[in-house]
RNA sequence: AGAGUUUGAUCCUGGCUCAGAACGAACGCUGGCGGCGCGCUUUACACAUGCAAGUCGAGCGAGAACGUCUCUUCGGGGAUUAGUACAGCGGCGGACGGGUGAGUAACACGUGAGAAUCUGCCCUUUAGUGAAGGAUACUCCCGAGAAAUCGGGCUUAAUACUGCAUACGUCCCUACGGGGAGAAAGGUGGCUUUAUGCUGCCGCUAAAGGAUGAGCUUGCGUACUAUUAGCUAGUUGGUAGGGUAAAGGCCUACCAAGGCGAUGAUGGUUAACCGGCCUGAGAGGGUGAACGGUCACACUGGAACUGAGACACGGUCCAGACUCCUACGGGAGGCAGCAGUGGGGAAUAUUGCGCAAUGGGCGAAAGCCUGACGCAGCGACGCCGCGUGGAGGAUGAAGGUUUUUGGAUCGUAAACUCCUGUUAAGUGGGAAGAAAGUCCUGUCUUUAAUAGAGGCGGGGUAUGACGGUACCACUAGAGAAAGCACCGGCUAACUUCGUGCCAGCAGCCGCGGUAAUACGAAGGGUGCAAGCGUUAUUCGGAGUUAUUGGGCGUAAAGAGCGUGUAGGCGGCUUGUUAAGUCGAUUGUUAAAGAUCCCGGCCCAACCGGGAAAGUGCAGUUGAAACUGACAGGCUAGAGUGCAAGAGAGAGAAGUAGAAUUCUCGGAGUAGCGGUAAAAUGCGUAGAUCUCGAGAGGAAUACCAGUUGCGAAGGCGGCUUCUUGGCUUGAUACUGACGCUGAGACGCGAAAGCGUGGGGAGCAAACAGGAUUAGAUACCCUGGUAGUCCACGCCGUAAACGAUGAUCACUAAGUGUUGGUUUCAUUCGUGAAAUCAGUGCUGUAGCUAACGCGUUAAGUGAUCCGCCUGGGGAUUACGGUCGCAAGACUAAAACUCAAAGAAAUUGACGGGGGUCCGCACAAGCGGUGGAACAUGUGGUUUAAUUCGACAAUACGCGAGAAACCUUACCUAGGUUUGACAUGUAAUUGCUACCACUAGAAACAGUGGGUUCCGUGUUUACACGGACGGUUACACAGGUGCUGCAUGGCUGUCGUCAGCUCGUGUCGUGAGAUGUAAGGUUAAGUCCUUUAACGAGCGCAACCCUUGCCAUCAGUUGCUAUCCUUCGGGAGCACUCUGGUGGGACUGCCUUGGAAACAAGGAGGAAGGUGGGGAUGACGUCAAGUCCUCAUGGCCCUUAUACCUAGGGCUACACACGUGUUACAAUGGCGAGUACAACAGGAUGCAAUGUCGCGAGACGGAGCAAAACCUCUAGAGCUCGUCUAAGUUCGGAUUGGAGUCUGCAAUUCGACUCCAUGAAGCUGAGAUCGCUAGUAAUCGUGUAUCAGAACGACGCGGUGAAUACGUUCUCGGACCUUGUACACACCGCCCGUCACACCACGAAAGUUGCCAGCACCCGAAACUGUUUUAGCUAACCUUUUAUUAGGAGGCGAGCAGUGAAGGUGAGGGGGAUGAUUGGGGUGAAGUCGUAACAAGGUAACC
Repeated sequence: AGAGUUUGAUCCUGGCUCAGAACGAACGCUGGCGGCGCGCUUUACACAUGCAAGUCGAGCGAGAACGUCUCUUCGGGGAUUAGUACAGCGGCGGACGGGUGAGUAACACGUGAGAAUCUGCCCUUUAGUGAAGGAUACUCCCGAGAAAUCGGGCUUAAUACUGCAUACGUCCCUACGGGGAGAAAGGUGGCUUUAUGCUGCCGCUAAAGGAUGAGCUUGCGUACUAUUAGCUAGUUGGUAGGGUAAAGGCCUACCAAGGCGAUGAUGGUUAACCGGCCUGAGAGGGUGAACGGUCACACUGGAACUGAGACACGGUCCAGACUCCUACGGGAGGCAGCAGUGGGGAAUAUUGCGCAAUGGGCGAAAGCCUGACGCAGCGACGCCGCGUGGAGGAUGAAGGUUUUUGGAUCGUAAACUCCUGUUAAGUGGGAAGAAAGUCCUGUCUUUAAUAGAGGCGGGGUAUGACGGUACCACUAGAGAAAGCACCGGCUAACUUCGUGCCAGCAGCCGCGGUAAUACGAAGGGUGCAAGCGUUAUUCGGAGUUAUUGGGCGUAAAGAGCGUGUAGGCGGCUUGUUAAGUCGAUUGUUAAAGAUCCCGGCCCAACCGGGAAAGUGCAGUUGAAACUGACAGGCUAGAGUGCAAGAGAGAGAAGUAGAAUUCUCGGAGUAGCGGUAAAAUGCGUAGAUCUCGAGAGGAAUACCAGUUGCGAAGGCGGCUUCUUGGCUUGAUACUGACGCUGAGACGCGAAAGCGUGGGGAGCAAACAGGAUUAGAUACCCUGGUAGUCCACGCCGUAAACGAUGAUCACUAAGUGUUGGUUUCAUUCGUGAAAUCAGUGCUGUAGCUAACGCGUUAAGUGAUCCGCCUGGGGAUUACGGUCGCAAGACUAAAACUCAAAGAAAUUGACGGGGGUCCGCACAAGCGGUGGAACAUGUGGUUUAAUUCGACAAUACGCGAGAAACCUUACCUAGGUUUGACAUGUAAUUGCUACCACUAGAAACAGUGGGUUCCGUGUUUACACGGACGGUUACACAGGUGCUGCAUGGCUGUCGUCAGCUCGUGUCGUGAGAUGUAAGGUUAAGUCCUUUAACGAGCGCAACCCUUGCCAUCAGUUGCUAUCCUUCGGGAGCACUCUGGUGGGACUGCCUUGGAAACAAGGAGGAAGGUGGGGAUGACGUCAAGUCCUCAUGGCCCUUAUACCUAGGGCUACACACGUGUUACAAUGGCGAGUACAACAGGAUGCAAUGUCGCGAGACGGAGCAAAACCUCUAGAGCUCGUCUAAGUUCGGAUUGGAGUCUGCAAUUCGACUCCAUGAAGCUGAGAUCGCUAGUAAUCGUGUAUCAGAACGACGCGGUGAAUACGUUCUCGGACCUUGUACACACCGCCCGUCACACCACGAAAGUUGCCAGCACCCGAAACUGUUUUAGCUAACCUUUUAUUAGGAGGCGAGCAGUGAAGGUGAGGGGGAUGAUUGGGGUGAAGUCGUAACAAGGUAACC
């Protein structure tokens, strides 16, 4: 620091996703050790049990027991325990420490100021501490109660309580002289003369000051929401009083009517705040666990008491809910302290040890208490550290995986050898944390003091939970210690097998449909490592809310337009000021954390010390440029006056002509009208047409113009009246009066609404006619609202320049409108300058590109509006407006990974232009109808083998299925196999012949019985060749995949195209070249040209045919010559087959710049002469695994092989391709003429004979220019038939034959006789052909034993037509549009049907929240009472007992007052029959709305 993902590709916009860091985490797999941290984020849910706040006998009175000892009369007593324990009065502390985050949007918190306050314990200072009194708890006695607890009585103490005295200072009043008010408590030591004593310490009282802590006020900061816009009666202020520690409506009375709010009041939702923590380059964003500061809370709500401090977590009272006890009368309780339990939850620990340390409370102290704290336990929850060994070791072992079978890899890895000894284990040793205190003692101070206390020293001594822990030493021993995720791209890391759109994966893009680096497994690899992954969340990347740091013509985004309030911004100049601004300095910004330096634990994490920083706030001081404020001046901005000017600017009134329609009259007759064509409609009751007259409404031809005016919407005959704005010119005046503009107000096309008019034409709705599969449309005939006027609403448009307003600056050129000035003038006008508009081209610059470009989308300034992925959604709900229609404002759930802009290349268009082709047209002949042949589909079958399916399958593979072929079926058999190679063993056969069974294969029997070499001849042995048998490797497969492939082929198309190098242009895809103008069959050539060249194609080179020449003449030829008629001779001619020539737009004319074209000459042939071969880059996953080859998969006593028979030949049917016909241009009969190609030995076969014939017999000749196939036929001549299902046609069937072959039944061809079907020229539709072509006629060949109507060739006869390119089809180039790119057989919209999801409405139902009104009113506090009660201190009084008073308790009354109740409304939530649209789904239904002129241009 970026990357992936929209496209065929590109650039941009824009979202989604990833890589990083973090975490109080959880889950999965795995797990050796240690250190330091952390550990209920959820139910502020409920809690069993234990502990968490006590202490002081040096404040006070009282005061046991067990036990032990002892006495005893055995009943008990005494001593000790012990002035102890328990309890009580009293003091101090329970307001700290500890927990939690419910509430709180607030002076709660943070930060900075402030004044009207209090402050126990502590420190400093001053002054005191006198003398009295009356009670009471505890104990004891009596009583009530289940208990908790309570009542009565006797007695008693205090540092408890109450007066009195005193008063330096304190408080109040004051005439400043003074007057008044108000305190206290003692305890414990020492000395001594034992009392009026002195003195230490701890206390107590009053007062001043300090410190600490607390209360209060205030500036600034502090979440979201306007779909919350108005809130407020103690409300805002004043006066007086009350209250408080203290200012204050804090409270009360009275007076006034204020106060807050768009700089967001009030309401709603959410939330403890901060130091900090996480992230980030920073600015920011998120967060508020642990640690620290503040606040709030303590079962829920309310209340006060005590106290220095509380409205009090382990206090009190009341109410409520809940739990527990109960004798049913009544009581008890509050873990958000530490552990722990249940519950909730994805999830969070021990009912541990200790007060040894630190800290706290009490105490004079010892000490006691302390779940604060220190430690330990559990948890990989996090951070940090260590280990699981080190070195050597190649037969690169075995084994695994893979393989092209050679190998490669795991891999120096292991084994093996030599070492080391961390951790863990064992044995032994063993800390620091602990010195305060206390005791003794020295010195100083205090003091009379050698007591005591305090300060500074010395010595001794006690104290450790952790823990026998950390740590150290030794012992043995590589021994006990590695996993997790990933490996398609992003993103480091690849192979095999399994699976087969299944199972599954997935963060995004996306993988999986038989060769998956993406699923699962294995091997290997990569990354991290006692962890690794996943999930959730935050920041980052994201410049994707943009202050730093974005945008708005077309991507999301400029309000329809103006006027103008608040606000923001604002010309030149002088002075003052100092709010902003800038500088210096001071205070603060706690500690911790973070940064830097240093240090302590072996290092690190962790911890300690120091430094610096802390952008903020506040104070003091200085500067005065800029902004602001105040005062003064100016004229360049703005405005006013004056003189001219243009205009469809606005409103009102009037008026004109043309046209449409209607009415009346005349004339006139059969149609008019309308359309692509028609029909509806009108018309003989007289239309259309035409002439005249009249009525009425609406709109204003020509002028008219990218002309004018207006803010926009918009404005168009003419005249008049009223009126707004603009421009120009010269000059006088005002003196910044300006710009923008949230709200607000006004204007605002068309349609629509209301009331009343008007209504000619046009025309939604509606009706009819057409069109159509349908046609609720497009077209036609009618036609109502409406369109028009007046008044009032509506307030929206693609209200667009898709471009907010204003100001300034920044090249030019050229039109045009309105002014002014100057010059020229032929007086028409022209030119120049300038101002204001309105267009075009264009530089710089900008832009993603397109484009914009002084009328900016350039460069700057000011202000406003708006945007933040697509859909949902120009929506819902709520609100405001509206008569309604509806408008404005405006979400969410859910869903997708895109949606989009511009440009590029293609493809496509019922877009355009140019051009070509038997493409159409013009012609000729067919197909489609018939019968038959053949192929295909379908059906059938045991099998009807397989493949080919628009063009580009269907007389195709197959150039030939009776057996074979043959792949199919049935049946019978074989298993190293019908065929190949190798190894091992064994053997010498086999071929051939005959016989038996059988359908054959096969099986059996008999005969038959190898070769060569060596050893010595046989026998035999060895080796080799050729065979057999057995075994093993393997063979074999027309089994699958043509979508794994090679090769070959079809098609576009013999169409003229397809590309490259360099250069140039473009951000880029790409373009240019290859476009343009001509020309051609052609990207063929020419000219021009940012292109210049080149390649594959075209053409040419090749074959054939047409002419000539030459060479050569046998089997060919014969004009001339000869002949024994066989031939000789010759090669002129024909012919044959070699070599050459010939044609090149070469020549001429015309046109043209050229290419070239048209015509002509010559020529056998003329403009590529005809034909063939030849097929660019590519397209169709086109065809073929059944020609061949081949990867993978499958079968292996079978999917291989052999054999027989059957099938491929089936037959209600459909299609393709053909043959023969339907007849007279013909049939039949007779006669007669002329070919070419080609083939022939298992062959072609003549003459001859026989047969009606197919053919048979027979065999000359010929391995072929020689012989044979081989008579060509149509044609020509003559005859006959005479328009008919025929003398046409020949199917079908019967009979008889021929030939081939092992075999002709399934299933061959042919012949003869007989039979004689359909068919009389073929609907819609469709095919071929442009010249030796079509048509027609025969003929040959391949295949082949036999078997063509097919295929491939050959020649004979031999036409018609082409105006032309509008249309159909196909193609080429250019251009245009595009929402297509699987490319129009594309894309895509809406309803309906089905399933699922979220949401809205809904009669209602249900619980929640806050407020209002009223009722009731606990505890408590305040006030009050002439209070049937009780009552120590003080006062008065009395005979010491009393009485009265004050006061107190209690009670009554009043006020305030929680919970509760009632009522009417409000808010938001859940749910609801039904209903509404939305979204998503597999290949559903109906149409075809959009994208091309999308077939009616689209859209608002």
A computed fold for a 1500-nucleotide RNA from an uncultured bacterium, annotated as small-subunit ribosomal RNA. The RNAcentral record of the sequence draws on ENA and SILVA. Model confidence (mean pLDDT): 84 of 100.